[in-house]
């Protein structure tokens, strides 16, 4: 070096999610790479991870195994920023539609408000009746005492008694006035939106509040796009490395 014959490896891999971690089943991307069988409230394993059970093929190199480079399908992550929707809250609009509150017609009855007469009432004030009431500067009477007169008498006059003034106090008197409306009557013509009641008719006006629609702004959530960053990352290419055993010649 060749042949022959078997072993190690190979006969897809990747991403999210699940999971204490890994692997598979299941989804998703790839992409052509064996068949059966079980498998998500799951299958099978445990300190670095191999899917597990039965079978077949291929078979030590262009095919296997590792590194590194460059391109790249997709897939996660964050995400200026746009974009749609629904919620919350605010603003505006005009029409509805609902409610508050003011506001507005007409006609009759009442009732006050103006007046005028009447009448008792009530308040008041005069006046009247009674009672009280002056050391003394009211009045009768005046005891004692005092003064005049010879005497007859007279005179002034406190206290006390009475009567009474200013006054004070009751009484409510068929007396006067005044003033209210507690009533009645009558008369005017203007009132009294909110003085009362009835009746009739329209919703006339204006404010406000909720609400339906529109339109606009903020957050929030939710869904779509996305410059970008980062991460994984099939496959292509491209370079480097690594790898058996037995027998014969």
């Nucleotide at each position: 070096u060749u042949g022959u014959g078997c072993u190690a490896a190979g006969c897809g891999g990747g991403g999210a999610g699940c999971u204490a971690g890994c692997g598979g089943u299941g989804c998703c991307c790839u992409g052509u790479a064996c068949c059966c069988g079980a498998a998500a409230u799951c299958c099978g394993c445990u300190u670095c991870a191999u899917g597990c059970g039965g079978g077949g093929c291929u078979g030590a190199a262009u095919c296997c195994c590792c590194c590194c480079c460059u391109g790249a399908a997709g897939g996660g992550u964050g995400g200026a920023c746009c974009u749609c929707a629904c919620c919350c809250g605010c603003c505006g609009g005009u029409u509805g539609g609902u409610u508050g509150c003011a506001u507005g017609g007409a006609c009759c009855g009442g009732u006050c408000g103006c007046c005028g007469c009447g009448c008792a009432a009530c308040a008041g004030a005069c006046g009247g009746u009674u009672a009280c009431g002056a050391a003394c500067c009211u009045c009768g009477u005046c005891a004692g005492a005092u003064c005049c007169g010879g005497a007859a008498g007279g005179a002034a006059g406190c206290a006390g008694c009475g009567a009474u003034a200013a006054g004070u106090a009751a009484c409510g008197c068929g007396g006067u006035c005044u003033g209210u409306g507690u009533c009645g009557c009558g008369g005017a013509u203007c009132g009294a939106u909110c003085c009362c009641g009835g009746u009739c008719a329209u919703u006339u006006u204006g404010c406000g509040g909720c609400u339906a629609c529109c339109g606009g702004c903020u957050u929030u959530c939710g869904a779509g796009g996305a410059a970008u960053a980062u991460u994984c990352g099939a496959c292509a290419g491209g370079g480097g490395g690594g790898u058996g055993c037995a027998c014969a010649a």
Background: Bacterial large signal recognition particle RNA from a Desulfobacterales bacterium, 249 nucleotides, folded computationally. Model confidence (mean pLDDT): 76 of 100. RNAcentral holds the sequence, with entries from ENA. Its Rfam family is "Bacterial large signal recognition particle RNA". Rfam describes the family as follows. The signal recognition particle (SRP) is a universally conserved ribonucleoprotein involved in the co-translational targeting of proteins to membranes. A source record names the gene ffs.